[in-house]
């Protein structure tokens, strides 16, 4: 320096004002927010100059949680099978939901820079439809870091 192992720690932000109404942080007008890895013509640092190092995309490429799906188990529906409903645990390959960007400028080169205008956001709950409230969640996890071990 590099393959790899164990343990530990960390790992999501946001409704403020007004309108209608019996009721809305859920509708309408204005507002606010942007997980993780990659990519990078920007920025920083560095060099004589390169190199190197650090930061940089919600809508470019992937990933994650959630829902759904599949498997197993439990409960209920008078008994058995089957079926249905509810619940718990597991799976992560496939595949279903899994979102959303254009225009102008510069340039050899930009969906990443500059300017402008747009667009998107699980499930369950709720006097009324939720990215922003409450809940599963003191959970899980993409991943980030540290310590120790270990082979060459």
């Nucleotide at each position: 320096c590099g393959a790899u192992g164990u343990u530990c720690u960390c790992a999501g932000g946001g409704c403020g004002g007004g309108g209608c109404g019996a009721a809305a942080a859920u509708c309408c007008c204005c507002a606010c927010c942007g997980g993780c890895g990659g990519u990078a013509a920007g920025g920083g640092u560095g060099u004589c100059a390169c190199a190197g190092c650090c930061c940089a995309a919600g809508c470019c490429c992937g990933c994650g949680a959630g829902c759904g799906c599949c498997u197993u188990c439990c409960u209920c529906a008078a008994g058995g099978a089957g079926u249905g409903a509810g619940g718990a645990a597991g799976g992560g390959u496939c595949a279903g939901c899994a979102g959303a960007u254009u225009c102008g400028g510069u340039g050899c080169a930009a969906c990443u820079c500059c300017g402008a205008a747009g667009c998107c956001g699980a499930c369950g709950g709720u006097u009324a439809c939720a990215g922003u409230c409450c809940g599963g969640a003191u959970g899980a996890a993409a991943g980030a870091g540290a310590a120790c071990g270990g082979u060459u």